This is a predicted structure of a 90-nucleotide RNA (Glycine riboswitch aptamer) from a Paracoccaceae bacterium. The sequence was found by an Rfam model in a public genome assembly.
[in-house]
């Protein structure tokens, strides 16, 4: 020092589903209950394939909804850029 991996940070973009019902009420988008629905926080769970092959490793945007979310705001996987730090290699 152009690179490749992984992490952190800033900014940008980011979707879906009840402003349901009943009570209370400060009448709110509020608080409990009730059912009702979404997946893209995190968690779980499987294929193939792999092994020492009883059995175990091992994936997800797939799947389950424990958890989260269902008016806005906040979260928000992912992407894009920049910086910044490990590794690793020229």
């Nucleotide at each position: 020092u152009g690179c490749a991996c992984g992490g952190a940070u800033a900014c940008g973009g980011g979707a879906g589903a009840c402003a349901c019902u009943g009570a209370c009420c400060g009448c709110g988008c509020g608080u409990c209950a009730g059912g009702g629905c979404c997946g893209a926080a995190g968690g779980a769970g499987c294929a193939a394939c792999c092994g020492c092959c009883c059995c175990g490793g091992u994936a997800a945007a797939c799947u389950c909804u424990c958890a989260g979310g269902c008016a806005a705001a906040a979260g928000g996987a992912c992407c894009g850029u920049a910086u910044c730090c490990g590794u690793g290699g020229a």